[in-house]
Context: one part of a larger RNA
Molecule: small-subunit ribosomal RNA, 3' major domain
Organism: uncultured bacterium
């Protein structure tokens, strides 16, 4: 210098307080530990591991297990030889023939030989998801924390370690700005360019639009046609404390207010400084050593990763009346489609089956939004609730037994708001309603994402937890 204090001053953060909804209890999902197995592969361990890696373990994946299979190998270069065929060969069916079925003359050449492809032999070799993330990237990620801080060049002060500058008064989300100052500048970082949102002009007018005009329908932009509107999307405009008034130290800045679609960083996002924790990844890759080399490599068949006395994390349904069932329909945004999305239509009570119009998609389809509205149940283990079990189906896929996923019917289980505790969240946010996509042959209570209704609450920093800054003490480095 720093670190530390149950030392002190000052800030600030869903960090407390104020409120709203959870998790701690039930069932079942899913993941971890434990145990159990021939295996139940490996790795992740407070926060910052446990619906993580895994954007999806029936076979594959697949790394594990148990029987087999091969030993220059599943992959890659090097040697050396053979073969690359006009009468039959060679494949592939068969114990073997015969038979059936199917292919047809490798490519260049200076004709020497080059270069491919297959088989052969020796062997250098190849190969490892085998160990070390405590050897390690020229790699990638978490955290602190999107916190305001890291610093360095020249001078100056100190024998020096160092200090100044980064401190001090104000002020900000902010080392952000101003005023001061032995300090004067500078760099990384904050901010700002960047994408999306929110208003508007202009340019465009299909596939999207439809106000006048005509037509036409049971309805319908369906048709002429229009270019206003809505929309698509390219280029512009606008928010800068710019105005105006108070406070302020004549400064920064702050507080109100005009106007304004938006007001003081307008939301939201991507953007993660110097380090920290030998964090985490040798199983994304890559890469040192170390081990192995008829096995720890390889190929196959099954089985395991799905086991189950129990624990713990994080999820989905509920206990109900702000519901539950029926009937009726009404408004979405964002996506996705050709080994695909699939209307209309018939069948079936359904899952879904036959069939196949249209669409490489502002045109067709996925597409039914769902919470909304009416009735009707009357407080019950019930018309909550849907776990379990049976029976017969349906889908995908060679193949559903272990081990998919969905219909229908039948059964009807714990469950009456959950102790100590403990989380999340300041506005279109919470809560709560659906749709979507990746992945994927099938599989989603998990992810990313879309809209749709849409709250309460904040006096305020005494306290808890973390963080920035002076200050102070110190047997601690």
């Nucleotide at each position: 210098u720093g670190a530390c204090g149950g030392g002190g001053a000052c800030c600030c953060g869903c960090a407390c307080a104020a409120g709203c909804g959870g998790u701690g209890g039930a069932g079942c999902a899913u993941g971890u530990g434990g145990u159990u197995u021939a295996a139940u592969u490996c790795g992740a361990a407070g926060c910052a591991a446990c619906g993580c890696g895994a954007a999806g373990a029936a076979c594959c994946u697949u790394a594990c297990c148990a029987a087999g299979u091969c030993u220059u190998g599943a992959c890659a270069u090097c040697u050396g030889g053979a073969u690359g065929a006009c009468a039959g060969a060679g494949c592939a069916u068969g114990u073997a023939a015969a038979g059936u079925g199917c292919u047809u003359u490798c490519u260049c050449u200076u004709c020497g030989g080059a270069g491919c492809a297959u088989c052969c032999a020796a062997g250098a070799c190849a190969g490892g998801u085998g160990g070390u993330g405590c050897a390690u990237g020229g790699g990638u990620u978490g955290u602190c924390g999107u916190c305001a801080g890291c610093u360095c060049g020249u001078g100056u002060c100190g024998u020096g370690a160092g200090a100044u500058g980064u401190u001090g008064g104000g002020u900000u989300a902010a080392g952000u700005c101003c005023c001061g100052c032995g300090a004067c500048g500078a760099g990384c970082g904050c901010a700002a360019c960047c994408c999306c949102u929110a208003u508007u002009g202009c340019u465009a007018g299909u596939u999207a639009c439809c106000a006048g005009c005509a037509c036409g329908u049971a309805a319908a932009g369906g048709u002429g046609g229009g270019a206003a509107c809505u929309c698509u999307a390219g280029c512009g405009a606008g928010a800068c404390u710019g105005c105006c008034g108070g406070u302020g130290a004549u400064a920064a800045a702050u507080c109100g207010g005009a106007g304004g679609a938006a007001g003081g960083u307008g939301g939201g996002g991507a953007u993660g400084a110097c380090g920290u924790c030998a964090a985490a990844u040798c199983a994304u890759c890559a890469u040192g050593c170390c081990c192995u080399u008829u096995a720890u490599g390889u190929c196959c068949u099954g089985g395991g990763c799905u086991a189950c006395a129990c624990a713990c994390g994080u999820a989905c349904u509920a206990c109900a009346a702000u519901g539950g069932c029926c009937a009726u329909u009404a408004c979405a945004g964002a996506g996705g489609g050709a080994a695909g999305c699939a209307a209309u239509a018939u069948a079936g009570u359904g899952a879904u089956a036959u069939g196949g119009a249209g669409c490489a998609a502002a045109a067709c389809c996925c597409u039914a939004a769902a919470a909304g509205u009416g009735g009707u149940c009357u407080c019950a283990g019930u018309u909550c609730g849907g776990a379990u079990u049976g029976a017969a189906g349906a889908c995908u896929g060679a193949a559903a037994u272990u081990c998919g996923u969905c219909u229908u019917c039948a059964u009807g289980a714990a469950g009456c708001c959950g102790g100590a505790a403990u989380u999340g969240c300041u506005a279109g946010u919470a809560a709560u309603g659906g749709c979507a996509g990746g992945u994927c042959a099938g599989c989603a209570u998990a992810c990313u994402g879309c809209c749709g209704u849409g709250a309460a609450u904040a006096c305020g920093u005494u306290c808890c937890c973390g963080g920035g800054c002076c200050u102070u003490g110190u047997a601690c480095a």